[in-house]
RNA sequence: AAAUAGAGGUGCGGCGAUUAUAAGUACUCGUGUUGAGGAGCAAAGAACCGACGAAACACGGGAAAAGGGAUCCCCGCCGAAACCAUGAAUGAGCUUUGAAGUUUAUGGUUGGGCUGCAAGCGAAAAGUUUGCAGACUGUCAUCCGAUUCCGGACUGUCGGGAUGAAAAGCGGGUGGAGCGCUAUUU
Numbered sequence: 001a002a003a004u005a006g007a008g009g010u011g012c013g014g015c016g017a018u019u020a021u022a023a024g025u026a027c028u029c030g031u032g033u034u035g036a037g038g039a040g041c042a043a044a045g046a047a048c049c050g051a052c053g054a055a056a057c058a059c060g061g062g063a064a065a066a067g068g069g070a071u072c073c074c075c076g077c078c079g080a081a082a083c084c085a086u087g088a089a090u091g092a093g094c095u096u097u098g099a100a101g102u103u104u105a106u107g108g109u110u111g112g113g114c115u116g117c118a119a120g121c122g123a124a125a126a127g128u129u130u131g132c133a134g135a136c137u138g139u140c141a142u143c144c145g146a147u148u149c150c151g152g153a154c155u156g157u158c159g160g161g162a163u164g165a166a167a168a169g170c171g172g173g174u175g176g177a178g179c180g181c182u183a184u185u186u
Base pairs, nucleotide, nucleotide: 001186002185003184004183005182006181009078011077012076013075014074016072017071018070019069027062028061029060030059031058032057033056037049038048041098042097043096044095045094081110082109083108084107085106086105087104088103089102090101111137112136114134115133116132117131118130119129120128121127139176140175141174142173143172144171145170146163147162148161149160150159151158152157
């Protein structure tokens, strides 16, 4: 230097099933008021619907879904994965322009989960993303560790003296980052 296999744990991500929420909402039907616009993300155009009543409001009948969440099973894993910037493709009944979103390439940031605060996304008191803070946890590096006595101190720790120890392991302090760490092989 390379390859292989592993560890962190409320560990990361994905498919499927069930389920709560979304919501008595969108939508639809009937009645009434009203009276000219409506139109699957926005703008423009075309087409379409509309005085045989558009949109809106009230009452009544019927009544969803997606994304996100929870549980279970299975699968892939340990830069697992997430986010940011740029580029490309795609991008909502038709056309043009844009944009949310999706996929992907390159570069960059983050060891991990938890809690709190702020902002964004979200229907949301769910959740998620980012930033900050807090303790916890794993890993490596480095330093310390025992017994006894005195003084301060007051149940905690500091300084000094004497005697002795220095591996592994264990405990503690400080610091770094996953392009890291451990083991084996070449």
A computed fold for a 186-nucleotide RNA from a soil metagenome, annotated as Lysine riboswitch aptamer.
Of the family's consensus pairs, 98% are formed in the model.
The sequence is in RNAcentral, with records from MGnify.